[in-house]
Molecule: Bacterial large signal recognition particle RNA
Organism: Actinomycetota bacterium
This record gives sequence, structure tokens and C1' cells, in this order.
RNA sequence: CUGUGCUAGGUGGGGGGCUCGGGGUCCCCUGAACCGGAAACCCUCGAUAUGCCGGGCUGAGUACUCGUCCGCGGCCGCGGUACGUCCGGGUUAGCCCCCGGUAAGCGGCGCUGAUGGUCGGGUCCCGCGCGACCCGGAGCCGCGAACCUGGUCAGGGCCGGAAGGCAGCAGCCAUAAGCGGUGUCCCGGGAGUGCCGUGGGAGUGCCGGGCCGGAGCCGGCUGCCGGGUAAGCACCGAGCGUGCUGCGGUCCAAGACGAGCCGCACAG
Repeated sequence: CUGUGCUAGGUGGGGGGCUCGGGGUCCCCUGAACCGGAAACCCUCGAUAUGCCGGGCUGAGUACUCGUCCGCGGCCGCGGUACGUCCGGGUUAGCCCCCGGUAAGCGGCGCUGAUGGUCGGGUCCCGCGCGACCCGGAGCCGCGAACCUGGUCAGGGCCGGAAGGCAGCAGCCAUAAGCGGUGUCCCGGGAGUGCCGUGGGAGUGCCGGGCCGGAGCCGGCUGCCGGGUAAGCACCGAGCGUGCUGCGGUCCAAGACGAGCCGCACAG
């Protein structure tokens, strides 16, 4: 140095989380790394901790250890930013809302005549008249009395010698008080009365009209100016959470390079 058989060893590593601490089950990274079993009110251990139980494979170099580089990814701190949530602020009042002004834009009215001026009306108030409505009355019509209203009074009655006379019920007719109807016209009264007439007043607010005159007027929306309100949003400040990102710290897989170390037996 080579071969065979063994043994030590190897059969993944790392971050987070959990824990007094180490490992595992859990999540993630790396990337290819034997199989089975239990493990969160958990399993197994104690700084000699880097898992436990059972079964395989490999096994002395391509392994293992150390150093450097690179570095996936995680964790921590500080900062920025976006979003969410919550608290505070009304002298930041920007949005929203309200009021006033302006008249640049839109719009509307206007030479079929604006604003304005003037004249006379209406609307408002008072009086009178007329009308409508309502109430009452007059008037007219009808009903209306067992007897104590009238007329006529059958029958019957009374007086009389007779002629004749008298009173008179019912019925019929009429009427009284009263009742009802009508009440256009006539008289009186009333008021929740009128597209009415007339006289007077008040007042220029509104409406419409005549005349003068000849180009503006209105302020609905937008804009602008001023003022007001403060519930919400925006804004400002503080806190928390999530995502992204920058800086710093920390741990670090895979990979690259370099170095170190390497047992027992037999045979050639």
C1' cells in the first nucleotide's frame, strides 16, 4: 500500500416556540436525508443533558473535526412608510351644514321694453245701499167645539081650545182660542253673508295696469369674499396591531476552499 472480517462511529443540519435548562413531538428554512411506536394539563433527560423504545443499513474514508468565505432563513432593537384600531385635540376648520355679500361662468326674465320715476286701481279698514241666506210677522189656504159659540134646526118636547108661539139635542154649515201649511211679493230683525254698487280713509308691502324713459334685472347652481356650527370624516398628537422597507445586533442550513485526525485481527 492492497484485500477480507470486525469495532468505534454514522444513518441529516439549523432557526423559532416550549422549558430552570438540553433534546424531541409542533411551525419554518435548507434540500434528499432508512423503517415502525408513544409524546402538549406532553415525552425523554440534567451543563458528563444535543432525545426514548424496537428493527434494519452502512462502517475506517467520499466519513469525522476545526478554521475562513459566502449565505437561505429566523429572532431582537431602532427608524421610515401604508393600512387598521383606539384615545386625546375644535384657534387647522379643509370636506359637510347654515347665514350674509359678490356677479366671473351656467341659468332665468328683459327692446313684444329691465331697474327706476310718475299716475290711477286692486288687496286692507270704516260707513251706506243692493242682493243672497236665516228667523219672526203680516197676508193667503186648510183644520178646528158632546153641553157651557153662532146659523139652520129633522125627530121629539113645552105653552095654547084653536090659530099659532117658544126653547132646542143630533146632523149639516160657519166660526173662536188654538194648530198646521205657504210665506215669490210686503214689514221687522240677524250675521261665519257677496268675484256686487257707492262714499271716505289708511298705506306704499304685494299684485296687475297706463305714461315717461331706454338696458338692465334676478340670485337657482358653480366660483370668490366674510361670518357661524362642531356630530362625523379629513388633519394634528400619543398608543397598539399587521404588511413592506432601511440600519444595527444575533443565531445560522446548504455550498466553496484550506487544515487536522483516523482503531483491532488475518492474508498478500